[in-house]
Context: one part of a larger RNA
RNA sequence: CACCGCCCGUCACACCAUGGGAGUCUGCAAUGCCCAAAGCCGGUGGCCUAACCUUCGGGAAGGAGCCGUCUAAGGCAGGGCAGAUGACUGGGGUGAAGUCGUAACAAGGUAGCCGUAGGAGAACCUGCGGCUGGAUCACCUCCUU
Numbered sequence: 001c002a003c004c005g006c007c008c009g010u011c012a013c014a015c016c017a018u019g020g021g022a023g024u025c026u027g028c029a030a031u032g033c034c035c036a037a038a039g040c041c042g043g044u045g046g047c048c049u050a051a052c053c054u055u056c057g058g059g060a061a062g063g064a065g066c067c068g069u070c071u072a073a074g075g076c077a078g079g080g081c082a083g084a085u086g087a088c089u090g091g092g093g094u095g096a097a098g099u100c101g102u103a104a105c106a107a108g109g110u111a112g113c114c115g116u117a118g119g120a121g122a123a124c125c126u127g128c129g130g131c132u133g134g135a136u137c138a139c140c141u142c143c144u145u
Stems, first nucleotide, its partner, number of pairs: 003108001005105001008101002011098001013095004018090003023085006031077004039070001041068004047063003052059002111132009
């Protein structure tokens, strides 16, 4: 490459990441309850005992055993956090030559845009309010020369 231009959205196809999602699986740190080894500590200690005392009987002290508090591991329960996965589902992004239309850019062929409400295969359409970042023609007022 200049209107045989530019350009918008739905739909179709491919790929990418992502939200929701009945659930499923894994991990982490806790919580409550149950059970409770070894051990510390406390109690008890009718049984046992070399050092101390003894009037030789025993006493003092200590120990086994038993009981209790604490408690690792384990069990049960319902939650928390994180990750993976998940039928289905929502949009998003990207992709020379797909489909439907033609919304915007010129007055883009109904000026456009903003807000809002309703409607519609899609771009969009309609109502109401607002803006000019609207073209054209005519008129009026004002300013400058």